[in-house]
RNA sequence: AGAGUAGCCCAAAUGAUCGCUGGCGUUUUUGAGAUAGAGAAUGCUGGAGGAAAGUCCGAGCUCCACAGGGCAGGGUGCUCCGUAACACGGAGUCGUGGUGACGUGAAGGAAAGUGCCACAGAAAGGAAACCGCCCUGUAAGUUAGUGUGUCUAACUUACAGGGUAAGGGUGAAAGGGUGCGGUAAGAGCGCACCAGUUCUCCAGGCGACUGGGGAAGCUUGGUAAACCCCACCCGGAGCAAGACCAAAUAGGAGAGCGUUUGAGGGCGGCCCGCCCAAAGCUCUCGGGUUGGUUGCUGGAGGUGUCGAGCAAUCGACAUCCUUAGAGGAAUGAUCAUUGUUCCGUAAAGGGUGACCGAUACGGAAAACAGAACUCGGCUUAUGGUCUGCUCUGACA
Numbered sequence: 001a002g003a004g005u006a007g008c009c010c011a012a013a014u015g016a017u018c019g020c021u022g023g024c025g026u027u028u029u030u031g032a033g034a035u036a037g038a039g040a041a042u043g044c045u046g047g048a049g050g051a052a053a054g055u056c057c058g059a060g061c062u063c064c065a066c067a068g069g070g071c072a073g074g075g076u077g078c079u080c081c082g083u084a085a086c087a088c089g090g091a092g093u094c095g096u097g098g099u100g101a102c103g104u105g106a107a108g109g110a111a112a113g114u115g116c117c118a119c120a121g122a123a124a125g126g127a128a129a130c131c132g133c134c135c136u137g138u139a140a141g142u143u144a145g146u147g148u149g150u151c152u153a154a155c156u157u158a159c160a161g162g163g164u165a166a167g168g169g170u171g172a173a174a175g176g177g178u179g180c181g182g183u184a185a186g187a188g189c190g191c192a193c194c195a196g197u198u199c200u201c202c203a204g205g206c207g208a209c210u211g212g213g214g215a216a217g218c219u220u221g222g223u224a225a226a227c228c229c230c231a232c233c234c235g236g237a238g239c240a241a242g243a244c245c246a247a248a249u250a251g252g253a254g255a256g257c258g259u260u261u262g263a264g265g266g267c268g269g270c271c272c273g274c275c276c277a278a279a280g281c282u283c284u285c286g287g288g289u290u291g292g293u294u295g296c297u298g299g300a301g302g303u304g305u306c307g308a309g310c311a312a313u314c315g316a317c318a319u320c321c322u323u324a325g326a327g328g329a330a331u332g333a334u335c336a337u338u339g340u341u342c343c344g345u346a347a348a349g350g351g352u353g354a355c356c357g358a359u360a361c362g363g364a365a366a367a368c369a370g371a372a373c374u375c376g377g378c379u380u381a382u383g384g385u386c387u388g389c390u391c392u393g394a395c396a
Base pairs, nucleotide, nucleotide: 001392002391003390004389005388006387007386009384010383012338013337014336015335016334017333018332020047021046022045023044024043025042026041027040028039029038030037049368053379054378056377057376058375059374060373061238062237063236064235068272069271070270071269073234074233075232076231077230078092079091080090081089082088093107094105095104096103097102108229109228113227114226115223116222117221130168131167132164133163134162135161136160137159138158139157140156141155142154143153144152145151176194177193178192179191180190181189195219196218197216198215199214200213201212202211203210204209242294243293244292245291252285253284254283255282256281257280264276265275266274301320302319303318304317305316306315307314308313340365341364342363343362344361345360346359349356350355
């Protein structure tokens, strides 16, 4: 100097003019009076985010239920810690990508069972014989043993039967690997070493697990992000949840079931049981209301200091909060100056050097994107500075 990787922070500032809106105060209009409400003027004061997005998780809060049991269903899936809780965070273990800093995992079980692994290949899991190797038999030929015949031995070819899984082929993957012995030829058949598996012992660790020793020839593909098995957990619905006020209509019409032989309801589904319950429920047609207030922002809150902890986080003390609250949905527009970043030119100066560079001038850019009950996370989109670490090159 370049490339990479991890993390914090920021998301422009000031002024002027015009405009929107919440709160508090004053004046005023409307409202029979009063109140609620609506409007106007004026003073002070507040007014979108790091993700407000996605709606993927967890809760606070509200309503229904709470007498339980079971089935089905759903979620999570290495260990420990944190948290209100979580599928989140922290620290680790193992696997995996990378030279590395670092990243990442849907990380329990394949001998409980079922399924799948195309094509190629003989054969793809309790799975085999295509080529090849060996033995036996039959037939033919050649050579040798003495001339002939016969016989014997060896070799070659074809067929039949038996043995084999070491060599070759196919494939992503083929009955552990290398070597020696042994065999008719071979094979963990035996042995040595290595790898795996099972059992066992020692050491370290809370633990996942790590390191080491011994025994057994035991050699037991992959896939569960396939069904499944195992362990743990799980009421439901949601601010369009709910609560209150005012007003209006047609105390409308019809049908079915039921009143101790219990309709219907108890709101994720089904069954049993229990309760409402000493009684009404359901469906169809038709009519009225669509207004206002509240929920609605003071909290698992923010900030600072100290302490514990590797950290996440927790504790103590102090301090802050008229830090948005709309209700079809406000928070804006213009101008000027400054700031930030980038590019170009020049450059005092610094350095052994490669190089850096205050400052000046000119030009350019400003991303992703809008609260809607609130909070803790995750995921996605995106501009910039700074800091730590890794690798490469150059200089000394």
Predicted 3D model of a 396-nucleotide RNA (Bacterial RNase P class A) from a Desulfobacterales bacterium. Rfam family: Bacterial RNase P class A. By type it is a ribozyme. The prediction has a mean pLDDT of 77.